[in-house]
RNA sequence: AGAGUUUGAUCCUGGCUCGGGAUGAAUGCUGGUAGCAUGCUUAACACAUGCAAUUCAGAUGGGAAGUGGUGUUUCCAGUGGCGGAUGGGUGAGUAACGCGUAAGAACCUGCCCUUGGGAGGGGAACAACAGCUGGAAAUGACUGCUAAUACCCCAUAGGCUAAGCAGAAAAAGGAGGAAUCCGCCCGAGGGGCUCGCGUCUGAUUAGUUAGUUGGUGAGGCAAUGGCUUACCAAGGUGACGAUCAGUAGCUGGUCCGAGAGGAUGAUCAGCCACACUGGGACUGAGACACGACCCAGACUCCUAUGGGAGGCAACAGUGGGGAAUUUUCUGCAAUGGGCAAAAUCUUGACGGAGCAAUGUUGCAUGAAGGGAGAAGGCCCACGGGUCAUGAACUUCUUUUCUCGGAGAAGAAACAAUGAAGUUAUCUGAGGAAUAAGCAUCGACUAACUCUGUGCCAGCAGCCGCGGUAAGACAGUGGAUGCAAGUGUUAUCUGGAAUGAUUGGGCGUAAAGCAUCUGUAGGUGGCUUUUCAAGUCCACCGUCAAAUCCCAGGGCUCAACUCUGGAUAGGCGGUGGAAACUACCAAGCUGGAGUAUGGUAGGGGUAGAGGGAAUUUUCGGUGGAGCAGUGAAAUGCGUUGGGAUCAGAAAGAACACCAAUGGUGAAAGCACUCUGUUGGGCCGACACUAACACUGAGAGAUGAAAGUUAGGGGAGAAAAUGGGAUUAGAUACCCCAGUAGUCCUAGCCGUAAACGAUGGAUACUAAUUGUUGUGUGUAUUGACCCACGUAGUGAUGUAGCUAACGCGUUAAGUAUCCCGCCUGGGGUGUACGUUCGCAAGAAUGAAACUCAAAGGAAUUGAUGGGGGGCCGCACAAGUAGUGGAGCAUGUGGUUCAAUUCGAUGCAAAGUGAAGAACCUUACCAGGGCUUGACAUGCCGUGAAUCCUCCCGAAAGAGAGGAGUGCCUUCGGGAACACAGACACAGGUGGUGCAUGGUUGUCGUCAGCUCAUGUCAUAAGUUGUUGGGUUAAGUCCCGCAAUGAGUGCAACCCUUAUGUUUAGUUGCCAACAUUGAGUUUGGAACCCUGAACAAACUGACGGUGAUAAUCCGAAUGAAGGUGAGGAUGACGUCAAGUCAUCAUGCCCCUUACGCCCUGGGUGACACACGUGCUACAAUGAUCGGGACAAAGGGUCACGACCCCGCGAGGGGAAGCUAACCUCAAAAACCCGACCUCAGUUUGGAUUGUAGGCUGCAACUCGCCUGCAUGAAGCCAGAAUCACUAGUAAUCGUCGGUCAGCCAUACGGCGGUGAAUCCAUUCCCGAGCCUUGUACACACCGCCCGUCACACUAUGAUAGCUGGCCAUGCCCCAAGUCAUUACCUUAGCUGCAAGGAGGUGGAUGUCGAAGGCUGGGCUAGUGACUGGAGUGAAUUUGUAACAAGGUAGCCGUACUGGAAGGUGCGGCUG
Repeated sequence: AGAGUUUGAUCCUGGCUCGGGAUGAAUGCUGGUAGCAUGCUUAACACAUGCAAUUCAGAUGGGAAGUGGUGUUUCCAGUGGCGGAUGGGUGAGUAACGCGUAAGAACCUGCCCUUGGGAGGGGAACAACAGCUGGAAAUGACUGCUAAUACCCCAUAGGCUAAGCAGAAAAAGGAGGAAUCCGCCCGAGGGGCUCGCGUCUGAUUAGUUAGUUGGUGAGGCAAUGGCUUACCAAGGUGACGAUCAGUAGCUGGUCCGAGAGGAUGAUCAGCCACACUGGGACUGAGACACGACCCAGACUCCUAUGGGAGGCAACAGUGGGGAAUUUUCUGCAAUGGGCAAAAUCUUGACGGAGCAAUGUUGCAUGAAGGGAGAAGGCCCACGGGUCAUGAACUUCUUUUCUCGGAGAAGAAACAAUGAAGUUAUCUGAGGAAUAAGCAUCGACUAACUCUGUGCCAGCAGCCGCGGUAAGACAGUGGAUGCAAGUGUUAUCUGGAAUGAUUGGGCGUAAAGCAUCUGUAGGUGGCUUUUCAAGUCCACCGUCAAAUCCCAGGGCUCAACUCUGGAUAGGCGGUGGAAACUACCAAGCUGGAGUAUGGUAGGGGUAGAGGGAAUUUUCGGUGGAGCAGUGAAAUGCGUUGGGAUCAGAAAGAACACCAAUGGUGAAAGCACUCUGUUGGGCCGACACUAACACUGAGAGAUGAAAGUUAGGGGAGAAAAUGGGAUUAGAUACCCCAGUAGUCCUAGCCGUAAACGAUGGAUACUAAUUGUUGUGUGUAUUGACCCACGUAGUGAUGUAGCUAACGCGUUAAGUAUCCCGCCUGGGGUGUACGUUCGCAAGAAUGAAACUCAAAGGAAUUGAUGGGGGGCCGCACAAGUAGUGGAGCAUGUGGUUCAAUUCGAUGCAAAGUGAAGAACCUUACCAGGGCUUGACAUGCCGUGAAUCCUCCCGAAAGAGAGGAGUGCCUUCGGGAACACAGACACAGGUGGUGCAUGGUUGUCGUCAGCUCAUGUCAUAAGUUGUUGGGUUAAGUCCCGCAAUGAGUGCAACCCUUAUGUUUAGUUGCCAACAUUGAGUUUGGAACCCUGAACAAACUGACGGUGAUAAUCCGAAUGAAGGUGAGGAUGACGUCAAGUCAUCAUGCCCCUUACGCCCUGGGUGACACACGUGCUACAAUGAUCGGGACAAAGGGUCACGACCCCGCGAGGGGAAGCUAACCUCAAAAACCCGACCUCAGUUUGGAUUGUAGGCUGCAACUCGCCUGCAUGAAGCCAGAAUCACUAGUAAUCGUCGGUCAGCCAUACGGCGGUGAAUCCAUUCCCGAGCCUUGUACACACCGCCCGUCACACUAUGAUAGCUGGCCAUGCCCCAAGUCAUUACCUUAGCUGCAAGGAGGUGGAUGUCGAAGGCUGGGCUAGUGACUGGAGUGAAUUUGUAACAAGGUAGCCGUACUGGAAGGUGCGGCUG
């Protein structure tokens, strides 16, 4: 410090996630030790038991023990004094002067300290105790006695009452000579009170307050004060957020962070609050009191039922809750507290120990050597590699561990006093002995293999992994990380500049209010002065300690701890400076405004006038259609429409001018004229003197639609009706048509109200239009030209921007002010509130859900987008297919099996260039198990051949013949048989694991690279453009220059010629025959080889003088002469594991192998490819002529004979330019048939034969005779073909015993028609454009309905909680009153008085009760929408012109997306 994730890829925006650190943690697995820390975060839930606050006998009376008794002594209840207001716990409440910080004045203060004093004189009681008595108990009642440092009175002291008088008002003794006590003064420390500033969230909480705010009098308090009360006034507080609601103890600090800051408030420390819940006072220096009291309530316990007792949020501990948090330990030895004069006593504060890896720090689990690289595991290419010097083994050490010995400091003040402590520490002996795990290994992120599993089981922080070769699941091995721990979970922070002060944005990603006026507020021109609030400087006080940081010190180190130091920064104070801001005062004119002279304009408003058009109506003419559409129909019309002429009426809108032009704040504004009125601009330069800018709330205006009332209503037109279209058509199209559209007066307040761009000011290159206005020059004048100013457009520099783009009219550079945004969906929805007549508008969430949603640009793909171009693509033609019969293949069905593959083009006469057995893979049956086949080992035998026998065969049995070849004599090679094991074998699976090979786009013209340029980048340019071509073919131009692969050419065949060669071919002579047999020749034909020729080369025209194109010529051939081979980068997970090869999986007496028979040939049917036909351009018969190419020795077979024929019997020749298959057919000549289901057509069937073959039944081909079906040119639709082509005619070959071949591949013969043209259909490629597609239109995607689940709104209601108000009832208690009762102190001779206890009464008053509210939570039959969900239904709204452009607002309407009307936007 960043990384992963949106895309085919890119840049950006933007969220989600991860890597770091931390914790009072919890949890899984594991666990040696020591130190130091920490340990109920939940139920402020309830608590058994023990203990946590006592002490003083030298204050006082008494009791008891003890003693024979007294005294000393010890213990104890009570009176009395001090302390129980500290310490300890908890965080419920509290949003507050509670806390923090800085100040202040009207106060109190026990114990402690300082100073100066005093302690004189009297008195009356009450406990304890004794007696008696009530009660179960707790605990009382009555009578009697008694002391004090308990209580009362007088004197005295300071202080108080303004002074004086007067009043009220203290004490205490004991002991014995002080070390005590009491009161006074000062102080210290502590406490109470006031105040400035700071201190969470919500405005879907906007008003709140009645002792409330202030005053006067009185009361009260330690003290100020509405603290309380009576009266008076009507104030106080609040958008700088009152009130209300929710949440919360605050701080020093702690964690994170570079910091700013965010989160937090355990342990330690300061403050506050609380003590079962609520209220209350008493005592006291101090409390409204945790271990005190009174009352009420809830709960628990005791009870004799009459009454009583209690409060762990002290320490332990129990139950409960919870993911979760310890011992009913020890000691007062230390530190600290209480009492006491003190010793003592007391202290669950505290010191310690125990439990817990809860955290942190240290140490150990051994060290050195050790290669036969051991065994074993894992992997393997079988060679080896790795775990691994790791182990074993040898030597050594002892931190720890076990057993012994010694042994502190902490203890102060002579002695005594140590819980921890069998301590720490030191030392001896023993023995490597007692001690390693957890997580991870796809990327992020360090670390990889094998096996199993097979979208299952499972993993997962995000992306994602798993569907038979998983580095992602599970396990093994290995590796990596950390280590007595390690992973996970939870939470906080960081990263996150993802709430942005430091440090973000708003044209299109989320985001500028529809526009303006203006209040508060914020900000503000030039010069001078005052002042010192802000600002700056210096100094002072303070911000407790601890913590953090720095430097030292102490525990062996560290953690830990001790000592000292230091720091921004905050608040307060003092002094100074005066530039800037603010304030005061004075001036200025540049900002702003006023006055003045001009000027343009659809600016507003009121009135008047006008013509064109439309519709209606009246009349005339006229006679059949009109209107409407893609085509129609509904509709109108002989009762006279439409058309045309003339007249009348009505309403609405104002053609041309007209423009990127004008004007207004925006919405908006257009015939002409008039009245009235707002604003702008320009000129000259008189006046005011900062009067300015922005603007939360607020106010005004605000298209269309809509709404209320009253008018009006021509046209067009939501809804609606009808006609079409359609599968449907609640639409698009057509015919009608109402609200509304218009006017007047109101309401509504929204739009894609857009420049998707808030307002103001200043600055920053140019060029060019246009509107208003001014000046100069020139002119007779108007233009023109030059220079200003205010608008409005275009291009464009710098700069900015993610890019697109913006660019003096900024989206540039700056300042000021306002508004708004913070992932997508849910949602502009719900609830609440305000406004509205309503429709609705404004404000505006959450639960839940996803890992994206989005912007700009790029490359493709695609479009029922555009341009240009090509192709038998269409068109023009020819012949077909689709109809018939048959052949063949496929589907389907059937079957024991009908083996398998191929399935749009690019499967279907395809693999198969040939299924009777074999083939053969399928089925039934019979058999074999090292196997039909290969290699290795051992044994026997050569091999081989013949015969017999069982069987369907495979196979089994018996007999015989044979004795080979090489040799170093051991044996070996080939072959056969037998045996055991390694193995063989598989047409079993996967073509979606593969190689190879093939098809297709397509013989289409494309596909790329290097360097350079451009762009942030994906990418681009080149390859685009102008021409041209069959062609990315060539030329020109050009930020490109070159190159590669395709194209073309090189290759083969064919067309012409030359040369050469001349047999088996050719020719001449000759003979004529069965046959060029023979002789001669090389001119021709032909064949083989080599060469020539064709290149737009020459001419004319065209074109840019280029490339090219056109024409005519020469030529056998002319513009690639014709045909073939040749198939770029790639696409289709295209085809093939059954040609072959091959990974993995599977079978191994079978999924292997052998055999017989069957099947692949089935048959209601559907499809494809073909053959033959339907006839006279023909059929049949007879006669006659002309090819090319190819095959042949287990072959082709002439010729002769036999047979009607298929064929048979003989048989020559030929290993082929020699012999042979072999006859070419269409064609020509002649005859016959005469338009018919025929002398057409030949299916089907019967019968007789032939051939091949072990074998023609299933299931072959051929022949003769007989039979003689459908079919008379074929619906929708559809295929092929552009010249030696189509059509037609025969011929050959491969495979092959034969053949189901009408197939396939060749060969030649005869030999056409048509191409106007590129509009349309299909396909391909190029440029451009749109895109929400990228699995790429067979794409994407919207809504209803149905189902499941989830959260949520509303709801008749129901049940809780909280809050305040009103009324009733008033407990305890303070205060007040008291004609009641009673009473020791003082007074009085007494009666009595003063004062008091009790009782009673009153005010206030907790809990409780009642009524009506407010807020909030839960639940609720039914119901609303929303979200999510691999394969439901219905349509197809959007994305391309998405097939009616889309979207916004509004209204109506429809199963649903949606449709239509009105106005607006271009996205």